[in-house]
Context: one part of a larger RNA
RNA sequence: CGGUGGUUAAGGAACUCUGCAAAAUGACCCCGUAAGUUCGCGAUAAGGGGUGCCUCCUAGGGUUUUAUCGCUUCGGGAGGCCGCAGUGAAUCGGCUCUAGCGACUGUUUAUCAAAAACACAGGACUCUGCCAACUCGUAAGAGGAUGUAUAGAGUCUGACGCCUGCCCGGUGCUGGUAGGUUAAGGAAGCGGGUUAGCCCUCGGGUGAAGCUCUCAACCGAAGCCCCAGUAAACGGCGGCCGUAACUAUGACGGUCCUAAGGUAGCGAAGUUCCUUGUCGGGUAAGUUCCGACCUGCAUGAAUGGCGUAACGACUGGAGCACUGUCUCAACCACCGACCCG
Repeated sequence: CGGUGGUUAAGGAACUCUGCAAAAUGACCCCGUAAGUUCGCGAUAAGGGGUGCCUCCUAGGGUUUUAUCGCUUCGGGAGGCCGCAGUGAAUCGGCUCUAGCGACUGUUUAUCAAAAACACAGGACUCUGCCAACUCGUAAGAGGAUGUAUAGAGUCUGACGCCUGCCCGGUGCUGGUAGGUUAAGGAAGCGGGUUAGCCCUCGGGUGAAGCUCUCAACCGAAGCCCCAGUAAACGGCGGCCGUAACUAUGACGGUCCUAAGGUAGCGAAGUUCCUUGUCGGGUAAGUUCCGACCUGCAUGAAUGGCGUAACGACUGGAGCACUGUCUCAACCACCGACCCG
């Protein structure tokens, strides 16, 4: 000097990112127990008291075949004894208030993350009529299912309560089919090559059928264009100017654009840049916290919105208790390190 354990005057979180760590609480019995609430909870809420030993009395039980006596356990009562103190040996919850998130018990990054992430019961939409849809497989076949729409599959949301607004222009999906476009394929026909024949000035010209090459009117499905529907499908949900008899504000008006211009809620939020916004509360002092305001850079309704009892090794704030976390360090025990042999 380090490690592990122990004690500490006065103070008691002043430490620190953070009460991290430590301390404190603790068992059993009795009394007592708030707001809130889904009436189950909350709750061991909180808070308070008791606990040794001896003697005696006593209700009920056990032991005993039964009864009595005796013994014994649990319970109740009275009296007494000792000590400063009854520790029951150890083991054995700290508590309260408040906000956020997630309803809950569960699950997870084996080896830095346990959470607000995943799951969940519940909700909704879509597909699927059975040789189902869907999945695996080249196939046979298998799962789905020895199930049958109160079933199965996919996607989103995530208990419960109150709710879930407007937009179908774009993208997707579903339905429709008059017209447009349109492949393979089919194909009237034009043209080229070849040549039996024919013609002539013997080298050319012309040239049917067949074969062949090329072009091709026209016919030709789905799809797309097109027409509708559909947002708990992907998604989206405005700007400028003016206006009330102080001022300010703007219920109101005008205008442009849009598919439609954000409804109810909530709001400096886990979302707020400016920002430590402003006001109030808490503190002597508060970039955090709580309650409001609304100027929402850039909230908002199953990518769910807002609440919510209970729950949480979750996250933020406050208080009580408690302490070597600290002011500020000291000592003790053991084990190392170090020195000598």